Transfer RNA from a Patescibacteria group bacterium, 71 nucleotides, folded computationally. It matches the Rfam family "tRNA". By type it is a transfer RNA. The RNAcentral record of the sequence draws on ENA. The source organism's lineage runs through Bacteria and Bacteria candidate phyla.

RNA sequence: GGGGGAGUAGUUAAGUGGUAUAACCCCGCUCUCCAAAAGCGGUGUCGAGGGUUCGAUUCCUUCCUCCCCUG
Repeated sequence: GGGGGAGUAGUUAAGUGGUAUAACCCCGCUCUCCAAAAGCGGUGUCGAGGGUUCGAUUCCUUCCUCCCCUG
């Protein structure tokens, strides 16, 4: 230099055009003499720009970061 893959909450992941979701973490409440466990509730997220579309995490494009193959 060429080719391919990945990027979504603090962490690990789901989500192939129509309200962004789960688990763990965190916060609050219940329970308990206290704590743990358990139960209930809550906060918070689409790597960046541009394009297509009534509507984009999703399709197209450029860039950034990481991984693999190849020269």